[in-house]
Context: one part of a larger RNA
């Protein structure tokens, strides 16, 4: 020196990415209890007092009160035994997850919505047979949202999904005709060989007939997405309720905004602090928020993330003593 403890003067987070780590609070009874709410809750809220034994009274000879006495260093005598509050983001809640670095804002969830499915269902696996689906039948399958509240605009031009069938376009297949090759057999020589050829077989070509797709018509956003740009103008300046132009399918409505989102940026201005790149209320100039890849609030919850304040202490100013093991030395 390390490990695991104990104790520390004045101070009290000055430590530190961060109160990490210690430290303090602790049973029980009794008084008391804020905002804000989904009225159930917050809530053991904070905060304040008591606690042993004996005796008396009420009483049921318990427990509980209420009075009085008494003792000890010490009455929850030891082990056990919550620290609290304030603001904000996220996520509604209990639930799961990365068995061995990640427990969380991430999954799930109830509830709302789409959309498929009438049974030999849809849907999944398997080439088939068959199997789950289900020994189920208004209950199953799947998408994406995610208690509740309060609203959820606008766009059908691209995609996609769905519905229509008039008309274009189009496949094997068929198929009138047309043309090739063989082809019994005939001529000609007679061997080989040239020439012609009904039917029938093999091929080429082929008007024409043909489904679905697709072209074309519609619908349809809680489907995949998308949701502009210049530019004048008001009698101090400044802004523009107005007003013109260009372009789209159509130009972001409500709410909330330096956001878990904002580069410039430590953005301005309030608050907190003796001084705050963090926190928080507000602005709105949104490089690059937005409405079920959900918008905006929310009471209850959270080994969550973040800031402040009380209590507390060796985290710290700055350190020091001590005990265990263990190492080290003598015997």
């Nucleotide at each position: 020196c390390u490990c695991u403890c104990u104790c520390u003067a004045a101070g009290g987070a000055a430590c530190u990415c961060a109160g990490c780590a210690a430290a303090a609070u602790a049973g029980c009874c009794c008084c008391g209890u804020a905002a804000c709410u989904u009225c159930g809750a917050g809530a053991g809220a904070a905060a304040a007092g008591g606690u042993g034994c004996c005796c008396c009274u009420u009483c049921a000879c318990a427990a509980g009160a209420g009075g009085g006495u008494u003792u000890g260093a010490a009455g929850a005598g030891a082990u056990c035994a919550g620290g609290c509050c304030g603001g904000g983001g996220c996520g509604a809640c209990u639930g799961u997850u990365u068995a061995c670095c990640a427990a969380a804002a991430a999954c799930a969830c109830a509830g709302g919505u789409c959309u498929c499915c009438g049974a030999a269902a849809a849907g999944u696996c398997g080439u088939a047979a068959g199997a789950c689906a289900a020994u189920g039948u208004a209950g199953g399958g799947g998408g994406a949202u995610g208690a509740c509240a309060c609203a959820u605009u606008u766009c059908c031009a691209g995609u996609g999904c769905u519905g229509g069938a008039a008309g274009g376009u189009c496949a094997a297949g068929g198929a009138a005709g047309u043309u090739g090759g063989u082809g019994a057999c005939c001529u000609g020589a007679u061997a080989a060989c040239a020439g012609g050829g009904g039917a029938g077989c093999c091929g080429g070509u082929g008007a024409c007939c043909a489904a679905a797709g697709c072209c074309c018509c519609g619908a349809u956003g809680a489907a995949c997405g998308g949701c502009u740009a210049c530019u004048g103008u008001a009698a101090c300046u400044g802004u523009a309720a107005u007003g013109g132009u260009u372009c789209u399918a159509a130009g972001g409505u409500a709410g909330a905004g330096a956001a878990a989102u904002u580069c410039c940026u430590u953005g301005u201005c309030g608050g907190g602090u003796a001084a705050g790149u963090u926190c928080u209320g507000a602005c709105c100039u949104g490089c690059a928020c937005a409405a079920a890849a959900g918008g905006c609030g929310u009471a209850a919850c959270g080994a969550u993330c973040u800031u402040g304040a009380c209590a507390u202490u060796g985290u710290c100013u700055c350190g020091g003593a001590g005990a265990u093991a263990a190492a080290c030395u003598u015997g």